[in-house]
Context: one part of a larger RNA
Molecule: large-subunit ribosomal RNA, domain VI
Organism: metagenome
RNA sequence: CGCAGGAAAUUUGCGGGGGGCUGUCCCUAGUACGACAGGACCGGGAUGGACUAACCAAUGGCGUACCAGUUGUCAUGUCAAUGGCACGGCUGGAUAGUUAUGUUAGGAAUAGAUAAGCGCUGAAAGCAUCUAAGUGCGAAGCUAGCCCCAAGAUGAGAUUUCCCAUCCCGAAAGGGAGUAAGAUACCUUCUAGACUAGGAGGUUGAUAGGCACCAAGUGCAAGCAGAGUAAUCUGUUUAGAGCUAAGUUGUACUAAUUUUUCGAGGGA
Numbered sequence: 001c002g003c004a005g006g007a008a009a010u011u012u013g014c015g016g017g018g019g020g021c022u023g024u025c026c027c028u029a030g031u032a033c034g035a036c037a038g039g040a041c042c043g044g045g046a047u048g049g050a051c052u053a054a055c056c057a058a059u060g061g062c063g064u065a066c067c068a069g070u071u072g073u074c075a076u077g078u079c080a081a082u083g084g085c086a087c088g089g090c091u092g093g094a095u096a097g098u099u100a101u102g103u104u105a106g107g108a109a110u111a112g113a114u115a116a117g118c119g120c121u122g123a124a125a126g127c128a129u130c131u132a133a134g135u136g137c138g139a140a141g142c143u144a145g146c147c148c149c150a151a152g153a154u155g156a157g158a159u160u161u162c163c164c165a166u167c168c169c170g171a172a173a174g175g176g177a178g179u180a181a182g183a184u185a186c187c188u189u190c191u192a193g194a195c196u197a198g199g200a201g202g203u204u205g206a207u208a209g210g211c212a213c214c215a216a217g218u219g220c221a222a223g224c225a226g227a228g229u230a231a232u233c234u235g236u237u238u239a240g241a242g243c244u245a246a247g248u249u250g251u252a253c254u255a256a257u258u259u260u261u262c263g264a265g266g267g268a
Stems, first nucleotide, its partner, number of pairs: 001152001005163007015149004021049007033038001051106005059100004066093005071086006110144003117137004164266001166177004182262002185259001186202005207255003210251003214247001216244003223236005
């Protein structure tokens, strides 16, 4: 820009894409077959490999704004307590989130038309012949079936709901303006994201921050008292101290204020 008014939402599916892999073992059955040796079709089940997708409850990894321990040195006047630097100084753990080596799931069944092949009936050609007329089976392959995209499918589809016949110029066609529903900008933001886009919200509000409770992590704070020459230990404090990021729920305390720009009048 189009889809002959302007919007919001839900859809149909023309068409296109993805997927389609395979091993071993068990039963049938030591059966059919075979002198033995050996050893099935068909059918049923179990368990793997590789690949793909989703996910984070568990198992683990990361987790540079969490907690603790600890070395050297510098600083806060000193003790104590802290902070800086040293690969986050090193070490042990770890929430959210993310992730695989982890978990779950998939390939199918089924139907239709077929290939090679196997047939039935059957002439030409009194026989024979799957073929000439007719007709039945038959594959990991084809078309559906499963998953995804999809009306620019210009053949532009369908359904539901919302908005309305304003003003100016013009003879009309048409042009312009302000609006409606709605959308955009702007702002608070996100499990969304390079930007854009998308989602949630903007006081008729839980969108983010703060705060409170809880969950979860770390692992017993500082101070004081006692014991010890001291390092340190014990109590307050392991039925749980202190400190805590991204988590849950709640709460308008702070910030989403005020506002801007677009956007129909229905062709012949």